[in-house]
Context: one part of a larger RNA
RNA sequence: UUGGGCGUAAAGCGCACGUAGGCGGCCCAGUAUGUCGGAUGUGAAAGUCCACGGCUCAACCGUGGAAGUGCAUUUGAAACUGGCAGACUUGAGUACUGGAGGGGGGUAGUGGAAUUCCCGGUGUAGAGGUGAAAUUCGUAGAUAUCGGGAGGAAUACCGGUGGCGAAGGCGACUACCUGGCCAGAUACUGACACUGAGGUGCGAAAGCGUGGGGAGCGAACAGGAUUAGAUACCCUGGUAGUCCACGCCGUAAACGAUGUCAACUAGGUGUUGGGAUGGUUAAUCGUCUCAUUGCCGCAGCUAACGCAUUAAGUUGACCGCCUGGGGAGUACGGUCGCAAGAUUAAAACUC
Numbered sequence: 001u002u003g004g005g006c007g008u009a010a011a012g013c014g015c016a017c018g019u020a021g022g023c024g025g026c027c028c029a030g031u032a033u034g035u036c037g038g039a040u041g042u043g044a045a046a047g048u049c050c051a052c053g054g055c056u057c058a059a060c061c062g063u064g065g066a067a068g069u070g071c072a073u074u075u076g077a078a079a080c081u082g083g084c085a086g087a088c089u090u091g092a093g094u095a096c097u098g099g100a101g102g103g104g105g106g107u108a109g110u111g112g113a114a115u116u117c118c119c120g121g122u123g124u125a126g127a128g129g130u131g132a133a134a135u136u137c138g139u140a141g142a143u144a145u146c147g148g149g150a151g152g153a154a155u156a157c158c159g160g161u162g163g164c165g166a167a168g169g170c171g172a173c174u175a176c177c178u179g180g181c182c183a184g185a186u187a188c189u190g191a192c193a194c195u196g197a198g199g200u201g202c203g204a205a206a207g208c209g210u211g212g213g214g215a216g217c218g219a220a221c222a223g224g225a226u227u228a229g230a231u232a233c234c235c236u237g238g239u240a241g242u243c244c245a246c247g248c249c250g251u252a253a254a255c256g257a258u259g260u261c262a263a264c265u266a267g268g269u270g271u272u273g274g275g276a277u278g279g280u281u282a283a284u285c286g287u288c289u290c291a292u293u294g295c296c297g298c299a300g301c302u303a304a305c306g307c308a309u310u311a312a313g314u315u316g317a318c319c320g321c322c323u324g325g326g327g328a329g330u331a332c333g334g335u336c337g338c339a340a341g342a343u344u345a346a347a348a349c350u351c
Base pairs, nucleotide, nucleotide: 003323004322005321006320007305008304012319014202015201016200017199021195022194025088027086031082034080035077036076037075038074039073040072041071042070048066049065050064051063052062053061054060091192092189093188094187095186096184097183098182099181104178105177106176107175108174109173110172111155116150117149118148119147120146121145122144126137127136163170164169207248208247209246210245211244212243216242217241221237222236223235224234259318260317261316262315263314264313267296268295269294270293272291273290274289275288276287277286278285300307301306324351325350326349333344334343335342336341
């Protein structure tokens, strides 16, 4: 390479948009790029295969034929493929009406509970903490309790295998700006689609730069315990950080450890949001249906576990990735970064 694979054995890029490329619905006309047929030329000799013959046989040799799957020219076919022209509506999209009123995103403002601190009142000897203690705080009046104030961060209950988002993720309330989704009936465009190497954007936490902010929590650090020791687990403190603005970083068990899109393949039972229909005055109940999100389960698949219309079943299109363990996601080089480092990515050697 071929092949076989990628939920858990090695293997799905963290997620999206999109360039090249690959691939692409239905009908008709003509074309002839691929495709298929015929003819002609060529395809040296030797070799190979077949037949016959020559050395007593054979090896070996000779004669004739075949083959030489190819290439070129020419002449045809038109189903499929390509190119060209025209048409269609089911894929895709746009408009309309309604909806979830939904923690999707951004900006500004507002609220209450709680912690801490400050001021004042009441009040007196303890408080705190633990398995037990001590460090610690407190007669300079703590803890407790009442009133007032400051400031920062997070938003109890509702809250739900509930909702929204491509993923990361998103939860008090109000206003403004803004993205997406679902259903229903029509109308319009007319294949505009799918995937996507490079590329571009987004991307938890931690970390970095500059300037703010700092209540609580809290790496590092200090002390007290525990212990044989205790550079820990427990306790008392506590700096970076956690928060905001702007700019970097670009990684995670970034997980459903399951790429995206499309089609098909028993059912049962919940959930959220629409629609239709039947009974009913209504509340509400039943049936059907579309989208979402769970559980159980047949066929089938799987090494098993399990998956099972939200597939890991049956297929198609395109991309990414794997190829024994260690060395190693390392070295060197390149690219990116302020740095930390990220990314790309070996070999010797060894089992």